RNAcentral holds the full RNA, with entries from SILVA. The part of an RNA shown here (large-subunit ribosomal RNA, domain II) has 690 nucleotides and comes from a mouse gut metagenome.

Context: one part of a larger RNA
């Protein structure tokens, strides 16, 4: 790992509330006595304590009483049911369901490591360097002072021991709980070392690192208080049946805890008080809408109180306005804290009609007070977030099944159990893979696609892209396009200008002539000119051209993070859009059989039986059983083989029970009651074995 054993709501005393179960306006004993067949039974003990009457703060009154002036009003009571005992729930006091701290305290035990100290011994190869003193020579009056020899100083060098631990490797389930291997620092000293000895826990010791004080140090160990406390975490055991939540709301030194109410559940009481739908009455100020209906804000014109700039003999008066602007009029639009107006829904209240089990009130039990996604209304944010704060709903939580390629809350659709039976539902029907290579019409050429939505996006804009639709115009008196020819003349239109001539710029009744047409000219062009072109015309050709506007499908725009792809393969239908028939598809529904549970109704000793319903399901409440140990009672098995072990068959909805085989070698058991050390997967459980 994994197996076998162990392992956790227990006891006891107070209250309370259900059950059963004695008396019952009463109930009951306690200590302690006696007697017996002595861990007990049984009888005596009414002390006492509950309960029969209460209100008052109290005197006190008393079916009343209190406050009150009060024969008014209201509290609080009265119109009785208790009590002992026995089992449950749940509560309180206690370790109180088990285990788990960091941690306080007290009383000891530690200085054979280590930290300092005290006392006493101990040991430091060799070599280097040469203080001060002294001598001895020069030297000086005489000191000084130089050399020179000798001397042997020093937290003095260099390096063995010894005492360090500076860098790397190496080693990390080591050779080792700190080490090895190169290197490297002290090495006569504040030097290392050996024996005794002292210092002790808020206490020592510390050349100071919160360092060390027995592999433990920012308060040692070892014992006790002790089962400290743990609003945190883990972990809690055998089975079926019915019910079925909460993640809000006030408060809280509260916020992951708690109390109260809500929502669940079980027993009791009410006995239609509940829900939907129509009818018909209220109340309201949202959507929405207006604003010549307030309130605030607010666009364009028009007029222009007034007010700033100019003008002025500037005292005054006048005049002029590219500026501001009151009020008025026309025209438009806006507001969560504006409102002359104003729904839908919803809520409340009667009637009335359906449903059938709800609603409410009393008391036992709770759990739950971290929610979450989506959908609608809204705040906040960026009309960001799988974002965050409300409300309504739903669903996930607690909910299996289809469908979505996969995928809690997205779509369908609520699993009682058995079928090798039928039908559907969202969704599909070419192959993976049931079921149409179905029919009829269209589009789409881009592999667009083959995506309902989140997760997982696409827009502004641009295109002779393609189908459809509508309005205008043009055309056999020849449209449109292409070809071929003309596009002239005054005239270089005036002006300007160096120049300006259709084609830098300004002006204009852009005019008038010839003309089939032909602008005082559309672009290209030149320094200006030339040239080339358009519009315009005519010839040529011979049938439909153009211009806008709505639609549908496709284009470009297009850009993310591990390799690429609609789930894949593929597809020109197996895309897409209108329309038609089938099928296929789930634990929906239906069809047989069966069980639970509730309800009506029949029989009924229990129990039975027919008819309807019901029967996902965490927390949690609620019943009903199985197994194990043990202890009265009444039965029973066993050496012709008890218990346990193994194969193996049968029964029961389950927990579970029985029967044979073999094993094995002395117990063991039914029925009916009573009593728990009464059930293991988990707790980084504990022990042992493999």
């Nucleotide at each position: 790992a994994c197996c076998u054993g162990c392992g956790a709501g227990u006891u006891g005393c107070c209250g309370u509330c259900g059950c059963c179960g004695g008396c019952g306006a009463g109930g009951c004993u306690a200590a302690g006595u006696g007697u017996c067949u002595c861990a007990g039974a049984c009888a005596c003990g009414g002390a006492g304590c509950c309960g029969g009457a209460g209100c008052g703060a109290a005197a006190g009154c008393g079916a009343g009483u209190c406050c009150g002036a009060a024969u008014a009003g209201g509290g609080c009571g009265c119109u009785u049911a208790g009590u002992c005992g026995g089992c449950g729930g749940g509560g309180g006091c206690a370790g109180a369901c088990g285990c788990g701290a960091a941690a306080c305290c007290g009383a000891g035990u530690g200085a054979u490591c280590u930290a300092c100290g005290c006392a006493u011994g101990g040991g430091c190869a060799g070599g280097a360097u040469g203080a001060a003193g002294a001598c001895g020579u020069g030297g000086u009056a005489a000191c000084a002072c130089a050399c020179g020899u000798u001397g042997g100083a020093g937290g003095u060098c260099c390096g063995a021991a010894c005492c360090g631990g500076u860098a790397a490797g190496c080693g990390u389930u080591g050779a080792a709980a700190a080490g090895c291997u190169u290197u490297c620092g002290g090495a006569u000293g504040a030097c290392c070392u050996g024996u005794g000895c002292g210092u002790a826990g808020g206490a020592g010791u510390g050349a100071a690192a919160g360092g060390c004080c027995a592999a433990u140090c920012a308060a040692a160990c070892u014992c006790g208080g002790a089962g400290a406390u743990a609003g945190c975490u883990c972990g809690u055991a055998c089975u079926c049946c019915c019910c079925g939540a909460a993640a809000u709301g006030c408060a809280u030194u509260u916020a992951g805890g708690u109390g109260c109410a809500g929502c669940c559940u079980c027993g009791g009481g009410c006995c239609c008080a509940g829900u939907a739908c129509c009818g018909c009455g209220g109340a309201g100020g949202u959507a929405g809408a207006g604003c010549g209906a307030c309130c605030g804000a607010u666009a364009g014109g028009a007029u222009g109180c007034g007010a700033g700039g100019g003008c002025u003999u500037c005292g005054c008066c006048g005049c002029c306005u590219g500026u501001c602007a009151a009020g008025u009029c026309c025209u438009g639009a806006c507001g969560a804290a504006c409102u002359c107006c104003g729904a839908a829904u919803g809520c409340c209240g009667c009637g009335g009609c359906a449903c059938g089990a709800u609603a409410c009130c009393c008391g036992g039990g709770a759990g739950u007070g971290a929610g979450g996604g989506c959908a609608u209304g809204g705040g906040u944010g960026c009309u960001a977030a799988g974002g965050u704060c409300c409300a309504u709903g739903u669903c996930c939580g607690a909910g299996a099944g289809a469908g979505g390629a996969a995928c809690a809350a997205c779509u369908c659709a609520g699993a009682c159990c058995a079928c090798c039976g039928u039908c559907u539902a969202a969704g599909g029907c070419c192959c993976c893979g049931a079921a149409a290579u179905c029919c009829g019409g269209g589009c789409u050429a881009a592999g667009u696609u083959g995506a309902a939505g989140a997760c997982a996006a696409u827009a502004a804009c641009g295109a002779g892209g393609u189908g459809g639709g509508g309005c205008c115009g043009c055309a056999g008196u020849g449209a449109c396009a292409g070809c071929u020819a003309g596009g002239a003349u005054g005239u270089u239109g005036g002006c300007u200008u160096g120049g300006a001539a259709g084609c830098a710029g300004c002006c204009a009744u852009u005019c008038a002539u010839u003309c089939a047409a032909a602008g005082a000219g559309u672009g290209c062009g030149u320094a200006a000119c030339a040239g080339c072109u358009c519009a315009c015309u005519a010839g040529u050709c011979g049938a439909g051209c153009g211009g806008c506007c709505c639609c549908g499908c496709g284009u470009g725009g297009a850009u993310a993070a591990u390799a690429a792809u609609c789930g894949g393969g593929c597809a020109u239908a197996a895309g897409u859009c209108c329309g038609g028939u089938g099928c296929c598809g789930a634990a929906g529904a239906c069809g047989u059989g069966g069980a639970c549970u509730c309800a009506g109704c029949c029989u009924u000793a229990a129990a039975g039986g027919c008819u309807g319903a019901u029967u996902g399901g965490u927390a949690g409440g609620g019943g009903a059983g199985c197994a194990u140990u043990c202890c009265g009672c009444c039965g029973c098995c066993g050496g012709a083989g008890a218990a346990g072990g193994u194969c193996g068959a049968c029964c029961g909805u389950a927990a579970g029970g029985c029967c044979g085989g073999c094993u094995g070698g002395a117990g063991g058991u039914g029925g009916g009651g009573g009593a728990a050390a009464a059930g293991c997967a988990a707790a980084u459980g504990c022990a042992g074995g493999u």

The coordinates come from a structure-prediction model, not an experiment, and the mean pLDDT is 83.